The prediction has a mean pLDDT of 81. A computed fold for a 1408-nucleotide RNA from an uncultured Gammaproteobacteria bacterium, annotated as small-subunit ribosomal RNA. The sequence is in RNAcentral, with records from ENA. It matches the Rfam family "Bacterial small subunit ribosomal RNA".
């Protein structure tokens, strides 16, 4: 980090059909248009039309509080769940009693009359179930228990009488509404808030209770069990994940609520402060004659706009349901349909069965494989969509008319029942059923691991993928196409989002020595937990029962649509709360008692426990004096400082001040910090012993309170030493440092801050359990043999180790083990223990404590190497000690640089530079400039033909042109095969590029002692033992030991030459002895020599050493002695070491050229730097003579022969830029070769240059070695100072391993692992993110004081006006306008509190 399931979901590509659902998640943004709540003539009056049925404003009833929409708001009795009483409730329904008389008006209408409209004014008329007295009171309501007060309407059936509707009181019921317990996000960097605020009387209001208003009286309430505050948020049944417990969520449907443009406010009414009612403010729209008016889609349609994004301005009231109506019925954007979208779930289909030329393509080792029975192509079948048909089911009522039943005096009206007849369908081209024909119907993603699924092609760190790890820099299963696979399917993918995996918040079910993580310690408040026994008690716990837990949803069991998705019936659960009961074991409260925890009392014991005053000696340092003289002092070395004005040394007094040597010690003590001379006074805890005595009195500890190392602040002392800053002299590139000489705060005393540290055992305190063994410190008891004795028991502190524990390191009765109790704390790194706010401080700062952005790790332990100016041990011409060089000179060569048409290409510290090259004047040759050629100079295969070659001439060199010239071999006579020519294509051909594609081959580390298996065994594992250790060796040689036993590749040996002997073999070798000789030759094979074969050397003998071993030291003998001497041999791996120009080869390139060819030129150039060498600078030498003794080697051949003079030695001569030394250079020549100009070698004459021993520096060697001296040989026509052999003559010096380089082993430390040529800090430059602070500004939010006071209701007056009642006219009553008043929204001023935006400058941060 994925893989899983889920979304009201968007977007890509795509798209056939059906059912069932779902569909503005954002602007509670603005809305054009039409619809969405009417209805009743059976309540009443009446104008006008009428088809004579009705229509219709208006009074009047009832309902517009339902039903539908949002989710702004609210963190709240708003919700969910259970209780309760001090309550109302229209229509329903169940009961009881009554419905009698009157009256007086407004509407409509009509008449004037204002307005532009809304809409009104005035005066007359009139009805009612509209309104008001009065009668009448079972039951109703008020009482101070005597008593008082309140009702009503009538309409239809033609009248009347009943009767059913109605109407009035009143009990109940049912429904619907108003109240309390619980329980309900997130912030503490929001900790104190409340004045109607909590309670109480009276009064008020409400249906009702209640600070729900008001007067007065008290001062109360809530808050760490988080009150106030902010911020967010409808809640709920539920959904969606998950084993569960959770955790997210609150589209659809279903309760509850709140809202209705924004704020307030009543009024009507049973119900409202009322989405489609009403007033009043404010903001917008809009009409207007400018005076004034209208409006409110968060109803369903629909429009703008927002936005990734969400549907039609549809058709019915047929169905269910809702108002009104007696009822026909009207009205209903509720409802039932239809439309449109793949949004979601579910079903179906796109065809079955045969079929092998195994087509095309894709690949390829060229055989093959694979697409794939897949198509084609035969046979078959009709689902779905087309086409036609007929007209299931949703329909029952209702209504008429007959019957009977019941109310009723009644056959009247009503109601039930039953028949019959009428009628009712939006959907609907419904389901449904026939018919034709394979006919019309497949995508999208992935295929590198995680995660099924594999290849070519293009591309070349580009393009691009990508959820993490990550692909891609010329062979990409990762990018992009293709062909093939896989997975899903009408859908596939992305994105997004939520759970889950994550036990990465741990309640089930983390953790805290060293990874994040234990407060620096204690005391203690709240909290939490608590010993033993008995009774009682029933919170809490336990069993039962009842009441609830709406319905839907889940689950389970049926039933209906063909099946499913969906619907439906029934169970079961709702794990919850409430009452009620039952139990007493356990927790709690309650009483009573105990002593084991835990204290007190009493006798001791040991301590650098703490405070306070004293006082002691040493040793610095200062000052006085006294001796004394020149240096001292300090360093890796020095300086700077101090001193002839007398330092340091020394001797005597002095004076100050801080710390206390030894003793002393993983020894004491303290709660931690921490505490060291000695005395004396005060004092804290600890622990031994043996009895008494209280009697759970205890842990733990948030908040809070005390202690609290240095350093640092204040204020006042004191200051010897030492010593931050500072100053000086060293070091050094620099040295603001380490080293040296000074020296101030401080460091001491007192008193107040501070309050943090690797304050550490990185380990919280307290209690219980769980093997030991050994030291120490301090008690006490026993025992005897009385001692430095022995067994024992406390309490400390140490060291090992067992179970167990742990990621492992460790820990391990002083746990980090098992367990109990509380308390802190921590959830990747980094921003950051920082910022802003709080709290503390004088200040430094302290504490509490984040986010923005950023990376995919950071961290811990523990392996394995690598490394280290870490440690041990060993080695190697590595250093030492010698010897001779190179680095200075001339030249030779080679290589960088430069030129240049090329100066062909590789090598590149060691390990590239006399290397590839064992030998570039043409060839070589690959480089460069002309010119040619084009199946090619080479090689295979077809076809045609029969040639070439050699020779002569021309040009101009490959080549051309012309001339002469006219096959071979084998044949079965067919033709075949060499070899040419010409033609076609397939091809050849590349020293063209990649050694970072490769195979051989090579160097290197290194002839270094290493390197590795197998079984065992340890370890959770990487990995470890064995290979480690004690010895020993040249050696991982050997030997002893060991959880390791063995093996194998590496060392040694076997091989090869060399050195002694013997033997065989003597010819071209050899000749001592023998014969003849001038040369020699006969003999001969003794010698020497040559090449065969064997001997011989094993630490095999002796001493000695060591562990009796390996072994090492002398010795003997031997030609040789400890690996004889020299070579060949080079583990397992390291440098992506070297080579594609030795070869070979993948890929890529280039084909009339990057291929062939000819000539000339280049590789040989030249201001310069650098390896390597050669000659020399001379007298040990140079030049002359003489000297003649060699080995290797070549020449076709073992020794003849020739190459072929060996040099050095020996002797003589002589000397200073030379008789040294031989460059350059100029003439002459030889030689090789087509050809020596560029560019060979050598001779001869003459020239005769730098050079007098070589700076930092560096290089070879350990014995026949180095030095010296010369020969020889490859390769070559020629060319040597080089390479690769070969002899001669032939020294010096190794004390020894302390350092330089390199290696080996074992050990340590690591933040290294492309491994120290690593990693990695910090400033500055630059770019870009976010963000702190910021003079200030802009805006929202909210709190406090005041002012303004609309409508509004309430109280107060009500002099104006007033129909019902009273009254006798007057008038009361009693209303109603206006007036005051207090509340009181909008606004307004002032001050604040908060949040957010923007900010010139700035501060760190991150990244590159």
């Nucleotide at each position: 980090u994925c893989a899983g399931a889920u979304u009201g979901a968007a977007c890509g590509c795509u798209g056939g059909c059906g059912g069932c659902a779902g569909g503005c998640c954002u602007a509670a943004c603005a809305c054009a248009u039409g619809c969405a709540a009417g209805u009743c003539g059976a309540g009443c009056g009446a104008a006008a039309c009428u088809u004579c049925g009705g229509u219709g404003a208006g009074c009047g009833g009832c309902g517009g509080a339902c039903g539908g929409g949002u989710g702004a708001g609210u963190a709240a009795c708003g919700c969910g769940u259970a209780g309760g009483a001090a309550u109302c409730u229209a229509c329903c329904u169940a009961g009881u009693a009554g419905u009698g008389g009157g009256g007086g008006a407004c509407a409509a209408c009509a008449u004037g009359u204002g307005g532009a409209a809304a809409c009104g004014c005035a005066u007359g008329c009139u009805a009612a179930u509209a309104c008001c007295g009065c009668a009448u009171a079972c039951g109703c309501c008020c009482u101070a228990u005597g008593g008082g007060g309140g009702a009503a309407a009538g309409a239809g059936g033609a009248g009347c009488c009943u009767u059913g509707c109605g109407c009035u009181a009143u009990u109940g019921g049912a429904u619907g509404a108003g109240c309390c317990g619980c329980g309900u996000c997130a912030g503490a960097u929001u900790a104190g808030u409340u004045a109607g605020u909590u309670g109480g009387u009276g009064g008020g209001g409400u249906a009702a209770u209640g600070g729900c208003c008001u007067a007065c009286c008290a001062a109360g309430g809530c808050a760490a069990c988080g009150a106030u505050c902010u911020g967010u948020a409808g809640c709920u049944g539920g959904u969606c994940u998950g084993a569960g417990a959770g955790g997210a969520u609150g589209a659809c449907c279903g309760g509850c609520c709140a809202c209705a443009c924004u704020g307030g406010a009543a009024c009507u009414g049973a119900g409202a402060c009322a989405c489609g009612g009403u007033c009043c403010a404010g903001a917008c729209u809009c009409c207007u004659a400018c005076g004034g008016g209208a409006g409110g889609c968060a109803g369903c349609a629909g429009u703008g706009g927002g936005g990734a994004a969400u549907a039609u301005u549809g058709g019915a009231c047929a169905a269910u349901g809702g108002g009104c109506g007696c009822a026909a019925g009207c009205c209903u954007g509720a409802u039932c349909c239809a439309g449109c979208c793949a949004u979601g779930c579910c079903g179906c289909g796109u065809g079955u069965g045969u079929g092998a030329a195994g087509a095309a393509g894709c690949u390829c080792u060229a055989g093959g494989g694979u697409u794939g029975u897949a198509a084609a192509g035969c046979a078959c079948u009709u689902u779905c969509a087309g086409u036609a048909g007929g007209g299931a089911g949703g329909a029952a009522a209702a209504g008429u008319u007959a019957g009977u039943a019941g109310u009723u005096a009644a056959u009247a009206u009503c109601u039930g029942c039953u028949a019959a007849c009428c009628c009712u369908g939006a959907c609907g081209u419904u389901a449904c059923u026939a018919c034709a024909g394979a006919a019309g119907a497949a995508g999208c993603a992935c295929c590198g691991g995680c995660a099924a699924a594999c290849u070519c092609c293009g591309u070349g760190c580009c393009a691009g993928c990508a959820g993490c790890c990550g692909c891609g820099g010329u062979a990409a299963u990762a990018c992009g196409g293709a062909g093939g696979g896989u997975g899903c399917g009408a859908g596939c993918g992305u994105u997004a989002a939520u759970c889950g995996g994550a036990a990465u918040u741990a309640c089930u079910g983390g953790g805290c020595g060293u990874a994040a993580a234990g407060c620096g310690c204690g005391c203690g408040u709240a909290g939490g937990c608590g010993g033993u026994u008995u009774g009682a008690u029933a919170a809490g716990c336990u069993g039962g029962a009842u009441g609830u837990g709406a319905a839907a949803g889940c689950c389970c069991a049926g039933g209906g649509c063909u099946c499913a998705a969906c619907c439906u019936u029934g169970g079961a659960a709702c794990u919850g709360c409430a009452u009620u009961u039952u139990g007493a074991a356990c927790u709690g409260g309650c009483a009573a008692a105990c002593u084991a925890g835990a204290g007190u009392a009493c006798u001791g014991u040991a301590g650098a426990g703490g405070g306070u005053g004293g006082u002691g000696g040493a040793a610095u340092u200062u000052c006085c004096a006294g001796u004394g003289u020149a240096g001292c002092g300090g360093u890796g070395a020095a300086a700077u400082g101090c001193g002839u004005a007398g330092a340091g040394a020394u001797u005597g007094g002095a004076a100050g001040g801080a710390a206390c040597a030894u003793c002393a010690g993983u020894g004491g003590c303290g709660a931690a910090g921490g505490c060291g001379g000695c005395c004396a006074c005060c004092u804290g805890g600890a622990c031994a012993g043996a009895u008494a005595c209280u009697g759970a009195c205890g842990c733990u500890g948030a908040g809070g309170c005390a202690c609290g190392a240095a350093a640092g602040c204040g204020u006042g002392g004191g200051g010897a030493g030492c010593a931050a800053a500072c100053a000086g002299g060293a070091u050094u590139a620099g040295a603001u440092a380490c080293c040296c000489u000074g020296g101030u705060a401080g460091u001491c005393c007192a008193c107040g801050c501070c309050g943090u540290a690797a304050a550490c055992g990185a380990u919280g305190u307290c209690a219980a359990c769980u093997a030991g063994c050994u030291g120490u410190c301090u008690g006490u008891g026993g025992a005897c043999u009385u001692g430095a004795u022995c067994c024992g028991u406390g309490g400390g502190u140490a060291g090992c180790g067992g179970a167990g524990c742990u990621a492992a390191c460790g820990c391990a009765u002083u746990a980090a083990g098992u367990u109990g109790a509380c308390c802190g704390c921590c959830u990747g790194g980094g921003g950051a223990g920082u910022a802003c706010g709080g709290c503390c401080g004088c200040a430094a700062g302290g504490u509490u404590a984040a986010a923005a952005c950023u990376c995919a790790a950071a961290u811990g332990a523990a392996u394995u190497g690598a490394c280290g100016g870490g440690g041990g041990c060993c080695c190697g011409c590595a250093c030492a000690a010698g010897c001779g060089g190179u680095g200075g000179a001339g030249c030779a060569u080679g290589u960088g640089g430069u030129u240049u048409a090329a100066u062909u290409c590789g090598a590149a510290g060691c390990a590239a530079c006399g290397c590839g090259c064992a030998g570039a004047a043409c060839c070589u040759u690959a480089c460069c400039a002309a010119c040619c050629c084009u199946u090619g100079a080479c090689a295979u295969c077809c076809u045609g033909u029969g040639c070439u070659a050699a020779c002569u001439c021309g040009a101009g060199g490959a080549u051309c042109g012309a001339g002469c010239g006219u096959u071979c071999a084998c044949u079965u006579c067919g033709g075949u095969g060499a070899c040419g020519c010409a033609g076609u294509g397939a091809c050849a051909g590349g020293u063209g590029c990649u050694g970072c594609a490769u195979g051989g081959c090579u160097g290197u580390c290194g002839u270094c002692a290493g390197c590795u298996c197998g079984u065992g065994u340890c370890g959770u594992g990487a990995g470890a033992u064995g290979u480690u250790c004690g010895g020993u060796u040249a050696a991982g040689u050997c030997c002893g030991g060991c959880a390791a036993c063995g093996a194998g590749c590496g060392c040694a040996a076997c091989c090869c030459a060399c050195a002694u002997c013997c033997u065989u073999a003597g010819u071209u070798g050899c000749c001592a002895g023998c014969a003849g000789u001038u040369a020699c030759u006969g003999g001969g094979c003794a010698c020497u020599c040559u090449a065969g074969g064997g001997a011989a050397a094993c630490u095999g003998c002796c001493c000695g050493u060591g562990a009796u071993a390996a072994g090492c030291g002398g010795g003997a003998g031997g030609a040789a002695g400890g690996u004889g001497u020299g070579g060949a041999u080079g583990a397992c791996g390291u440098c992506a070491a070297g080579u594609c120009c030795u070869c070979a080869u993948g890929g890529c390139c280039c084909u009339u050229a990057c291929g062939g060819g000819u000539u000339g030129g280049g590789c040989u150039a030249c201001a310069c730097a650098c390896g390597u060498g050669c000659u020399a600078c001379a007298a040990u030498g140079g030049c002359a003579g003489u000297g003649a003794c060699a080995a290797u080697g070549g020449g076709u051949u073992a020794a003849u022969c020739c190459c072929a003079a060996a040099a050095a030695g020996c002797u003589g001569c002589u000397c200073a830029g030379u008789u040294c030394g031989g460059a350059u250079u100029g003439g002459g020549g030889u030689c090789u070769g087509c050809a020596a100009c560029u560019c060979g070698a050598c001779c001869c004459c003459a020239u005769g240059a730098a050079g007098u021993c070589g700076g930092a520096a560096u290089c070879g060697c350990u014995a026949g070695u180095a030095a010296u001296c010369g020969c020889g040989u490859a390769a070559c026509a020629g060319c040597a100072u080089g390479a690769c052999g070969c002899g001669g003559u032939g020294a010096a010096u190794a004390c020894g391993u302390u350092c330089c380089c390199g290696g080996g082993c074992c050990u340590u430390g690591u933040a290294c692992a492309c491994a120290c040529c690593g990693c990695c800090c910090g400033u500055c430059a630059c770019a870009c993110c976010a963000u702190g602070g910021g003079a200030g500004u802009u805006g929202g939010u909210u709190c406090u004081a005041c002012c303004c006071g609309a409508c509004g209701a309430c109280g107060c007056u009500g002099c104006g006006c007033u129909a019902a009642c009273c009254c006798u006219u007057c008038g009361g009553g009693g209303g109603c306008a206006g007036g005051c008043g207090g509340c009181c929204a909008c606004g307004g001023u002032a001050g604040g509190a908060u949040c957010a935006g923007c900010g010139a400058c700035u501060g760190g941060g991150g990244u590159g």